[in-house]
Annotation:
The RNA shown here (transfer RNA) has 74 nucleotides and comes from a Methanosarcinales archaeon. The source organism's lineage runs through Archaea, Methanobacteriati, Methanobacteriota, Methanomicrobia and Methanosarcinales. The sequence was found in a public genome assembly. It matches the Rfam family "tRNA". Rfam describes the family as follows. Transfer RNA (tRNA) molecules are approximately 80 nucleotides in length.
RNA sequence: GCAGCCGUAGUCUAACGGUAUGACAGCGGCUUCCAAAGCCACUAAUCCGGGUUCGAUUCCCGGCUGCCGCACCA
Numbered sequence: 001g002c003a004g005c006c007g008u009a010g011u012c013u014a015a016c017g018g019u020a021u022g023a024c025a026g027c028g029g030c031u032u033c034c035a036a037a038g039c040c041a042c043u044a045a046u047c048c049g050g051g052u053u054c055g056a057u058u059c060c061c062g063g064c065u066g067c068c069g070c071a072c073c074a
Stems, first nucleotide, its partner, number of pairs: 001070002004067002007064001010024003018054001026042001028040003047063005
């Protein structure tokens, strides 16, 4: 340099055009002699820019990051 795949809360994960799901973690409460476990509630996310659309995590274009492959150079 070329090509492929991926990017969603602190971590992991679902949604694949209809307005973001669940788990762990965090915070508060219930329970308990205390704690753990369990239960309830809350907080927190779509890598960036543009396009299409009534509506984009999803489709299209460009960029960035990561992984893998190929090529090149010393």